[in-house]
SAM riboswitch aptamer (S box leader) from a Pseudomonadota bacterium, 115 nucleotides, folded computationally. The sequence was found by an Rfam model in a public genome assembly. NCBI's taxonomy places the organism under Bacteria, Pseudomonadati, Pseudomonadota. The coordinates come from a structure-prediction model, not an experiment, and the mean pLDDT is 85.
RNA sequence: CACUCAUCGAGACCGGCUGAGGGAUAAGGCCCUUAGACGCCGGGGCAACCGCCAGGCUUAACCAUCCUGGAAAGGUGCCAACUCCUGCGCAGCCGCGAGGCUCGACAGAUGAGCG
Repeated sequence: CACUCAUCGAGACCGGCUGAGGGAUAAGGCCCUUAGACGCCGGGGCAACCGCCAGGCUUAACCAUCCUGGAAAGGUGCCAACUCCUGCGCAGCCGCGAGGCUCGACAGAUGAGCG
């Protein structure tokens, strides 16, 4: 970096350094930010993907898969706003309409697997 699968409306802040933009992406909106954002470092925390433990399913018996639960010392991740919102669809529903809600696609993020 490509591909596959799962999840993405919950949750979690302090200190130091720095100093002007930042919120992935074209555009629009909205927001954060010199009362110091973004980023980096340290500490703290959240969560529970992997790993770990127990039970169930299964099995002749084990193992693996799968399901349920647990813990949080390990590997990651995360700690403004739903992935901040919209954008795309001869999609569905509601509405006289403006528009709203839902679903899906695309893109993205994280984990696990694989090349």